Small-subunit ribosomal RNA, 5' domain from an uncultured cyanobacterium, 479 nucleotides, folded computationally.
Context: one part of a larger RNA
RNA sequence: GGAUGAACGCUGGCGGUAUGCUUAACACAUGCAAGUCGAACGGGAUACUUCGGUAUUUAGUGGCGGACGGGUGAGUAACGCGUGAGAAUCUGGCUUCAGGUUCGGGACAACCACUGGAAACGGUGGCUAAUACCGGAUAUGCCUUUAGAGGUGAAAGAUUAAUUGCCUGAAGAUGAGCUCGCGUCUGAUUAGCUAGUUGGUGGGGUAAGAGCCUACCAAGGCGACGAUCAGUAACUGGUCUGAGAGGAUGACCAGUCACACUGGGACUGAGACACGGCCCAGACUCCUACGGGAGGCAGCAGUGGGGAAUUUUCCGCAAUGGGCGAAAGCCUGACGGAGCAAUACCGCGUGAGGGAGGAAGGCUCUUGGGUUGUAAACCUCUUUUCUCAGGGAAGAACAAAAUGACGGUACCUGAGGAAUAAGCAUCGGCUAACUCCGUGCCAGCAGCCGCGGUAAUACGGAGGAUGCAAGCGUUAUCC
Numbered sequence: 001g002g003a004u005g006a007a008c009g010c011u012g013g014c015g016g017u018a019u020g021c022u023u024a025a026c027a028c029a030u031g032c033a034a035g036u037c038g039a040a041c042g043g044g045a046u047a048c049u050u051c052g053g054u055a056u057u058u059a060g061u062g063g064c065g066g067a068c069g070g071g072u073g074a075g076u077a078a079c080g081c082g083u084g085a086g087a088a089u090c091u092g093g094c095u096u097c098a099g100g101u102u103c104g105g106g107a108c109a110a111c112c113a114c115u116g117g118a119a120a121c122g123g124u125g126g127c128u129a130a131u132a133c134c135g136g137a138u139a140u141g142c143c144u145u146u147a148g149a150g151g152u153g154a155a156a157g158a159u160u161a162a163u164u165g166c167c168u169g170a171a172g173a174u175g176a177g178c179u180c181g182c183g184u185c186u187g188a189u190u191a192g193c194u195a196g197u198u199g200g201u202g203g204g205g206u207a208a209g210a211g212c213c214u215a216c217c218a219a220g221g222c223g224a225c226g227a228u229c230a231g232u233a234a235c236u237g238g239u240c241u242g243a244g245a246g247g248a249u250g251a252c253c254a255g256u257c258a259c260a261c262u263g264g265g266a267c268u269g270a271g272a273c274a275c276g277g278c279c280c281a282g283a284c285u286c287c288u289a290c291g292g293g294a295g296g297c298a299g300c301a302g303u304g305g306g307g308a309a310u311u312u313u314c315c316g317c318a319a320u321g322g323g324c325g326a327a328a329g330c331c332u333g334a335c336g337g338a339g340c341a342a343u344a345c346c347g348c349g350u351g352a353g354g355g356a357g358g359a360a361g362g363c364u365c366u367u368g369g370g371u372u373g374u375a376a377a378c379c380u381c382u383u384u385u386c387u388c389a390g391g392g393a394a395g396a397a398c399a400a401a402a403u404g405a406c407g408g409u410a411c412c413u414g415a416g417g418a419a420u421a422a423g424c425a426u427c428g429g430c431u432a433a434c435u436c437c438g439u440g441c442c443a444g445c446a447g448c449c450g451c452g453g454u455a456a457u458a459c460g461g462a463g464g465a466u467g468c469a470a471g472c473g474u475u476a477u478c479c
Base pairs, nucleotide, nucleotide: 001479002478003477004476006475007474008473009472010471013348014347015346016345017344018343019341020340021306026304027303028302030301031300032299035064036063037062040061041060043058044057045056046055047054048053071259072258073257080184081183082182083181084180085179086178089176090175094172095171096170097169098168099167100166101165102136103135104134105133111126112125113124114123115122116121141152142151143150144149157164158163185231186230187229192222193221194220197219198218199217200216201215202214203213204212234256235255236254237253238249239248240247241246261282262281263280264279265278284295285294286293287292312338314337315336316335320334321332322331323330324329351381352380353379354378361372362371363370364369386416387415388414389413390412391411395406423468424467425466426465427464428449429448430447434463435462436461437460438459444451445450
């Protein structure tokens, strides 16, 4: 000198664009953040009824989605990440192609009856539908087999009649799992480490290779090219600095990983060992009729606490995107916006021109003056800003129509009036800028050198000056 997710002190006019718990992965009141489908199904309620039904709505069964999106960085020195390669794999929805969609059956919710419990939530009996469940048939699939052949093994309908579903196979795309080469912090005041350990065979297991697991056998495997142990740490694209090499760093944005009160476990599913799912244990909080139950903000707001320190319990689904649905649509604290904060960057303004009797006042003084200083007053203008009034968007895309949270915002026009708007630090040298008074090694200053003990340009005040400016200085950290 540059930089910052900064903080502190003094000060503070406006706009645009960004950013905003770096500390306690501390504990959380309250509200919201994941639903949707009646064109899968039976029932209930309400309204209408020509008594045939129709419309609306929905607790339950069922389907799809709750594995995305959003948060955080605790753990992890690892195939975790980055980069390059690979083979033994799976892939819902989407796209393309081929074929099929046949015959039957028995239940369970809802509902009704009885009943347990304070509650959470149940129990028994009975009735019932389906795109829920089960069986048979068939098969281009799969398995065995030299072949022939044998075994196994699918399906679901709905509607407004236009479609859309369902099953099987092949391929694509996407996503995911796995393996390997290389790279990836510090310590030797950590030198030896390892028994499923290293390899083989049989068996099991997985979507898939493998000590992944198991039985037996062999005795291997790693290590000064740093194993093991200990400490620290999410990684990267990037960011800051630097001429570069390099050093530091990993907020925001983007990719990957890990985690979801702590530890463990599986279930369902195409996909999880699942933030707002389940089970067990623990700590904590809450309810209780003491028998037993409920909960998990590292989602968005917000609260307490910690801290030098970090915002609103706001508006809207109008746009973009996502889930469901044939659609209308519903949901969406993703997102789009507004609010708060000079936190940062950028831009603008706080007036312009004239104006010397160099006014008054201040400061200084050798009493002549000098300086503040064209500065002010005063004159002539202007209206960026500001106030008021009028007009008023784009962002909107669906065949058309309708549809804007922001917002009567941005912007435009008119009127008014210099009106509404300057501070902070420094002035011994480094380093731009000097005098007076006070103080008297005191009070104090200080980044380094150093100032202060009676004439202090270095302390405190004043006048003046210098620098930057809606900021200025200090502190912290990096280059």
Rfam family: Bacterial small subunit ribosomal RNA. Its family is annotated with ribosome and structural constituent of ribosome in the Gene Ontology.
Model confidence (mean pLDDT): 86 of 100.